[in-house]
c-di-GMP-I-GGC riboswitch aptamer from a Clostridiales bacterium, 81 nucleotides, folded computationally. NCBI's taxonomy places the organism under Bacteria, Bacillati, Bacillota, Clostridia, Eubacteriales.

Formats: sequence, structure tokens, C1' cells
RNA sequence: ACCGAUAAAGGCAAACUUGCCGAAAGGCAAGGACGCAAAGCCAUAGGGCCUUUCGAAAGAAUGGCAGCCGAGCUACCGAAG
Repeated sequence: ACCGAUAAAGGCAAACUUGCCGAAAGGCAAGGACGCAAAGCCAUAGGGCCUUUCGAAAGAAUGGCAGCCGAGCUACCGAAG
């Protein structure tokens, strides 16, 4: 370094509920834990999905999702190999 344990310390937090923001997708906060070894960052132009508008359609524009996959950047711990 790869890798990731029935290890230790610590971390995040799905559904759902409440409040606020948004036209919506969705976001933020609190509660709550299904899970997570990057469930940390990144969504101007990797792909994908969702919203709204336009369009006969193809598609274009718009905002969003990182807990859909991949790339990039960064990071705690240290058994076995």
C1' cells in the first nucleotide's frame, strides 16, 4: 500500500414522525435506526434516476438525487493475508 476482522475507539443515519423552506423533485433541523469501511467531499460536460416548463415527437431547458453505478480528491483504526 492492497485489504477489511464476530477487534477497539469514534462516526454517519433509511423508513417513519414533527417543524420550517420549495410550484415540484427535494432540502434543512429535531426525534428515530434500516443499514453503511468512505453512507466524507464532488451532480459546470461519465452514466443513470426524479421535478417542472416547452415540444406532435425526437428532444431541449430547469432544478434536484452522492444511501444507484463509476471516476477524481481526502480520511480514523489495524487482526489475518